[in-house]
Context: one part of a larger RNA
RNA sequence: GGCAUGUGGGGGAUGUCUUGGCGAUAGAAGGCGAUGAAGGGCGUGGAAGGCUGCGAUAAAUCUGGGGGAGCUGUCAAACAAGCACUGAUCCCGGAGUUCCCGAAUUAUCAUAGACUGAAUACAUAGGUUUAUGAGGCUAACCCAGGAAACUGAAACAUCUAAGUACCUGGUGGAGAAGAAAGAAAAAUCGAUUUCCUCAGUAGCGGCGAGCGAACGGGAAGAAGCCCAAACCGAGAGCUUCGGCUGUCGGGGUUGUGGGGCGGUCAACAUGUACUGAACUGGUUAGUGGAACCUGUUGGAAAGCAGGGCGACACAGGGUGACAGCCCCGUACGCGAAAACUUAGUUCAGGCUAGACCUGUCCCCGAGUAGCACCAGUCACGUGGAACCUGGUGUGAAUCCGGGAGGCCCAUCUCCCAAGGCUAAAUACUCUCUAUCGACCAAUAGUUAACUAGUAGCGCGAGCGAAAGAUGGGAAGAACCCCGGUAGGGGAGGAUACUGAACCUGAAACCACAUGCUUACAAGCUGUCGGAGCUCUUGAAAUGAGUGACGGCGUGCCUAUUGAAUAAUGAUCCAGCGAGUUGCUGUCGUUGGCUUGGUUAAGCUUUUCAGAAGCGAAGCCUCAGGGAAACCGAGUCUUAACCGGGCGAAAUUGGUCAGCGGCGGCAGACGCGAAGCCCAGUGAUCUACCCAUGAGCAGGUUGAAGCGCGGGUAAGACUGCGUGGAGGACCGAACCCACUAAUGUUGAAAAAUUAGGGGAUGACUUGUGGGGAGGAGUAAAAGUCUAAUCAAACUGGGGGAUAGCUCGUUCUCUCCGAAAUAACUUUAGGGUUAGCCUCGGAGCACUACGCAGCGGGGGUAGAGAGACUGAAUUGGCAUGGGGGGCUACCCGCCUACCCAGCCUGACCAAACUCCGAAUACCGUUGCGAUUAUUCCGGGAGAUAGUCCGUGAGGGAUAAGCUUCACGGUCGAGAGGGAAACAACCCAGAUCGCCAGCUAAGGUCCCAGAACAAAGCUCAGUCACAAAGGACAUUAAGAUACUGAGACAGCCGGGAUGUUGGCUUAGAAGCAGCCACCAUUUAAAAAGUGCGUAAUAGCUUACCGGUCGAGUGUUUUAGUGCCGACAAUGAACGGGAGUAAGCUUUGUGCCGAAGCUGCGGGCUCGUAAGAGCGGUAGGAGAGCGUUCCGAAGGAGAUACAAGCCAUACCGUAAGGCGUGGUGCCGGCCUUGGGAAGUGAUUAUGCUGGAAUGAGUAACGAUAAAACAGGUGAGAAUCCUGUUCGCCGUAAGCCUAAGGUUUCCUGGGGAAGGUAAAUCCGCCCAGGGUAAGGCGGUUCCUUAGUUGAGGCCGAAAGGCGUAGACGAUGGAAAGCCGGUUAAUAUUCCGGCCCCACCAUAUCGAUAAGGGGACGCUGUGUGAAUGCCAGUCGGGCGAUUAGAAGUGCCCGUGCCGCAAGGCCGAGUCCGUUUGAUGACGAAGCUGUCUGAAGCAUAGCCAAGAAAAGCCAGGUAUGGUGACCGUACUAAAACUGACACAGGUAGGCGGGGCGAGUAGCCUCAGGCGCUC
Repeated sequence: GGCAUGUGGGGGAUGUCUUGGCGAUAGAAGGCGAUGAAGGGCGUGGAAGGCUGCGAUAAAUCUGGGGGAGCUGUCAAACAAGCACUGAUCCCGGAGUUCCCGAAUUAUCAUAGACUGAAUACAUAGGUUUAUGAGGCUAACCCAGGAAACUGAAACAUCUAAGUACCUGGUGGAGAAGAAAGAAAAAUCGAUUUCCUCAGUAGCGGCGAGCGAACGGGAAGAAGCCCAAACCGAGAGCUUCGGCUGUCGGGGUUGUGGGGCGGUCAACAUGUACUGAACUGGUUAGUGGAACCUGUUGGAAAGCAGGGCGACACAGGGUGACAGCCCCGUACGCGAAAACUUAGUUCAGGCUAGACCUGUCCCCGAGUAGCACCAGUCACGUGGAACCUGGUGUGAAUCCGGGAGGCCCAUCUCCCAAGGCUAAAUACUCUCUAUCGACCAAUAGUUAACUAGUAGCGCGAGCGAAAGAUGGGAAGAACCCCGGUAGGGGAGGAUACUGAACCUGAAACCACAUGCUUACAAGCUGUCGGAGCUCUUGAAAUGAGUGACGGCGUGCCUAUUGAAUAAUGAUCCAGCGAGUUGCUGUCGUUGGCUUGGUUAAGCUUUUCAGAAGCGAAGCCUCAGGGAAACCGAGUCUUAACCGGGCGAAAUUGGUCAGCGGCGGCAGACGCGAAGCCCAGUGAUCUACCCAUGAGCAGGUUGAAGCGCGGGUAAGACUGCGUGGAGGACCGAACCCACUAAUGUUGAAAAAUUAGGGGAUGACUUGUGGGGAGGAGUAAAAGUCUAAUCAAACUGGGGGAUAGCUCGUUCUCUCCGAAAUAACUUUAGGGUUAGCCUCGGAGCACUACGCAGCGGGGGUAGAGAGACUGAAUUGGCAUGGGGGGCUACCCGCCUACCCAGCCUGACCAAACUCCGAAUACCGUUGCGAUUAUUCCGGGAGAUAGUCCGUGAGGGAUAAGCUUCACGGUCGAGAGGGAAACAACCCAGAUCGCCAGCUAAGGUCCCAGAACAAAGCUCAGUCACAAAGGACAUUAAGAUACUGAGACAGCCGGGAUGUUGGCUUAGAAGCAGCCACCAUUUAAAAAGUGCGUAAUAGCUUACCGGUCGAGUGUUUUAGUGCCGACAAUGAACGGGAGUAAGCUUUGUGCCGAAGCUGCGGGCUCGUAAGAGCGGUAGGAGAGCGUUCCGAAGGAGAUACAAGCCAUACCGUAAGGCGUGGUGCCGGCCUUGGGAAGUGAUUAUGCUGGAAUGAGUAACGAUAAAACAGGUGAGAAUCCUGUUCGCCGUAAGCCUAAGGUUUCCUGGGGAAGGUAAAUCCGCCCAGGGUAAGGCGGUUCCUUAGUUGAGGCCGAAAGGCGUAGACGAUGGAAAGCCGGUUAAUAUUCCGGCCCCACCAUAUCGAUAAGGGGACGCUGUGUGAAUGCCAGUCGGGCGAUUAGAAGUGCCCGUGCCGCAAGGCCGAGUCCGUUUGAUGACGAAGCUGUCUGAAGCAUAGCCAAGAAAAGCCAGGUAUGGUGACCGUACUAAAACUGACACAGGUAGGCGGGGCGAGUAGCCUCAGGCGCUC
């Protein structure tokens, strides 16, 4: 270290619970608000904070009622101070109070009235005022004005989504609609609305996707009315006297036309939707309400035991365990001073109101109906498109009239537009009351059970958590011990392992103890065998733990032809996490009925809870055929069928419901886009613009102009000065970001360091403002628009869509694929067929195998006098062509080209005179009962792979690609091939320490072997070619050879001649020609070397010697070379001369094959057969939560959960026992319903590991010592040294922050370690103004905006006005003082405005305020230097040091004088305070604001205060800010190396604010 067991820690799962949610049912209510709402802010208590209540009358006041003993709400106890039977607290009604914001209102609008009153006489517009009303908020529902896109159509444009989301306006408790110019059809109905049905019908529709009525029928509920007009009357205005206009009253309101006018008759009812009252009922507090005790266990009784009782009450909850009789309640009764009441009844008032007849022809809704064009809505997309509505144009009729009936016309029928009102049935729930749930139970249920829309994040719109449980009762641990605390140990108390980090308390993870094991041993860590050791609580047996050693063995998931793969995913554990639900269709199954079945909406009843009854409107079926008319057990086709199609019959179905499989519409198995559209939020970042302010050390150069001189007729021109220009030069601040390094889990989500660029300008910067999402802005980079930009962010449509990827959760049994065809904007997706499965039908010489017989074929092969074509040897000289000769013609030659003929050899997938084997078809026989077949439900699959064979493509390349036939893998384990999906053998139901074989093997690893004959010497065996070679074995052919071969050795190898030519030369041997002859045994006009040419050497050839085979070549076996690559690697290793190779023989080994024995399951009547399996089909079960029923355990305590377990079952799983668990609930049986089963989705949430005691601890400006405090000191305090900054790292101050400031105390957390310390925590304290800043003054950019103009709405623009600083505008300095403030307090000396009093005094037109840039001059303070004066230091120490060094020489005041002052003294010791106190001058340089002045071109705010008041005295002077902070307090998530406007900013060297050093002052950067 490993395994096991035990004991703990850690963590917060599981179980149980519920204060909270979710979903419903019934009733109520359906608004609040100018009498100030909703919603906030701030207050309010004796006491700080949150919640609740309330409002300066402030957890409350007054009053009426209820109620009856304690109370002062809660977190949250105690204390303080009080109240109460003279009735408190508390509950209900009424009244009062009700700060500030908010519609927010001193405004605006509308209506009405009055007054006033322009151009313009009356008048009107306008103005003023009075009264009344409105305005805003609010969850859904409703109506209206506007109005998307994703998406679907497998693309997309009409279409769809959808008139949806969203924006806007408006009303109400409902809203809208509504009393026919309707619907229909030869019959009728009678306003509207809603439900069921009609019906997914008629239709509409790129006739695609989809959209989709109405009539009629059944129900709910029912309710009808009022004007305009004709006519009459009254009174008014105008009048051209004809009349016209307008007001009020009567009249009148419809289609069988009605009404007016004329005539006749009747009548005091009826109805009511309006108003009010009374009573009843109801609501807002309440109240009565039956019946039990004892014993026992126990901490506690409601348990158990015993004996009783109530019940119109045994619903429910609580009480120390399970309670009808303990408590609250429940059934059933009772009750209101006051307020409300849309309910019921009654009454009163108001309103309403008749019939008939005929005549007359007066009236009956006008820019209307209609028409044209263009649109919209109607289910209806322009269609034949009616009807309804709108825009533009045109434009009727008046009852003898008009509209409609789906173009239009006619007949007929129905109705009466162009005015209005109208309850109920219907929709919804921010809210109240009551009740319910086969809804959840703290990762669930609302986001929220708790201080939750909180903490937190974001500029903002907006986003948005986590977090429940001690116990019956705090009885919350007195007292003792250790410790500075924290914490721990005793004690106490039914139990403390219920101890506050608190019920149960799992796992990961971390420890400790014990048993076994482990230091020569290599790997998915197991499994099988197994020695030894230890143990004995399901136990004596095949026990439990461990495991030396040996055999075998490359995780899981997904995706794939194929994964150990070096392809995906997962750190581990726990919890959560994915085929559901509704409607509809179809098939199966179960049940009911079949005199066919069945209800829907609705109604009634009901014990309020499950339901029961009624209700055939409708639906399916009962008859089909046809395009239809139509006919009908037939019909259609046709002139008609002998016919044929579809039906009837033969042959049993129908319908409703439950359940199951699968489809359609819905998000439809879960998670996942980039995007599109709508409405809003952002310019505190950044880009640009507008207004108003600010900043830029120092140095250099030397433009124009000007002056003087030269020069010219005058100029021009020119020299020297002066001058001070410039998108000029160098270079700090400031701005930028070119280079490099560092950094890269940073110090920093862009920096640091060292350099770099610009630095008077198109410069930089502060403050305020403007414009925005297909838009802004852009010196232009697709830059920037809040760390986001080729279209921001937030919310919504929205669960967009995803032919794509990933994931998809318990078990067993049976069968079991495909990777093919056709089509496809199709190729990684689909549909149909083929292949699988389940159910049913069907059983025949149907399918299948073998054999016989009969067929057709044109492949393999073959062929060429059999075609087509290719290709070719030799010939002919046949035709044409070419070339040559000749040329006047006739001709001649040539085989060079094409064609032809003869001859020889040959080729073909697209040649065939021929032509198999197989395959296929038919038929007969036999075999086999397996299968084929048909109908219906459900699929999956349509990426295939390798091997063998036949082919195409390719290169007769590929582990290549495409077909055909077959096999394996896929989806297949086992044996062999070392290892090795696809090769060889062989198909795993389970067990066996049985047997036989296959492939392949038989020396050892490692199971099994011997014999015989050859070959090989290469370790060939145990990778490989062309090619090469005196390797070797076997079998041949041929040549030479005792007439002497082959090889070696000895000798010869000559002459004409140097052949001729050529050549400078050429003699065998540069080259050309020829290649003769002679002597010979033989010898080339020469095989090679060689020379300038000769020469020389040599070969052929010949002789001799030797003495038997020699040379060449062909075929076959086995070897050799060829043989060179990157870690060592070509028998699996050892080794092997066989244990290699060939041949032969006989054994053996060898698998999950076959056999044997035993068990299980499926099919089958049995006999028997079968049981590998991915996608997939079918079947049977286990477990979880809940529901109802029946039953059960529980006091000798114990359910669930959790832990252990050696037991049972074929599996999912189950039982028992022990421990824990201390009351909370549970179990069994057979049913029912599902949020029902997780190792995997870069899943979600929480917890815990690993990395690892590792990196780091944030500028390398630096510390050291002593003392103090304290439990404890590197860090805190003090002191002494040292170091750093010093145009800052010092001082002041705007913005921002908001108490961080000061004092005392503390140390849990924060502080990158510690801490006695702190910007931390607790408590207390601290900010003082007429003059500083702001407001009470002004205006800029801009914002808002009475009226006004414009616009579907929302709203936009804008005048007057108002607001708005970054600018303009009145007035304070010095000193002192506090722990902390000071131009604010105090002291001193001043100043301003206004008021009062006193007194003096001018005048109205304007001025002024009022501004640029650059240069020059002047110039305060400061500082330095020099001097004056005063004071101090100084020999002790290594050196220096006497002409020395240091400090001061100030301020106020007219003055007197005062303060300060280097320092000294006393006293004190985180430093309070006191006393004394010298000199207290001059000069040079430097130079801000302001002022003055010059030059230049780009020509440089507005408005107000102000300019007539002065003097004196007295008085008044408000509100807000004021602490601290310039980085550890702002902005960057941090105590962060970044960023952050302005002012002062000393000295030395120096041009300088550079750089270096240093004063004052501040620091040493928290390990």